[in-house]
Molecule: transfer RNA
Organism: Candidatus Pacearchaeota archaeon
RNA sequence: GCCCCCAUAGUUAAAUGGAUAUAACGCAGCCUUGCGGAGGCUGAAUUCGGGGUUCGAUUCCUCGUGGGGGCA
Numbered sequence: 001g002c003c004c005c006c007a008u009a010g011u012u013a014a015a016u017g018g019a020u021a022u023a024a025c026g027c028a029g030c031c032u033u034g035c036g037g038a039g040g041c042u043g044a045a046u047u048c049g050g051g052g053u054u055c056g057a058u059u060c061c062u063c064g065u066g067g068g069g070g071c072a
Base pairs, nucleotide, nucleotide: 001071002070003069004068005067006066007065010025011024012023013022018055027043028042029041030040031039048064049063050062051061052060
């Protein structure tokens, strides 16, 4: 330098172009307990950035950024 793949919550992952973006672990509160843990209930938290297509974009296109891989 060229090509391919990936980017969603604190972490790991779901999500036919359509509904309030879903779950597990973690975190916070409450219940329970002599205290804690376990368990139960509740809650907060997420689409890498810009532009485009579309009635509608996490999804499609494009540019950029970051990460991984291959070739030279």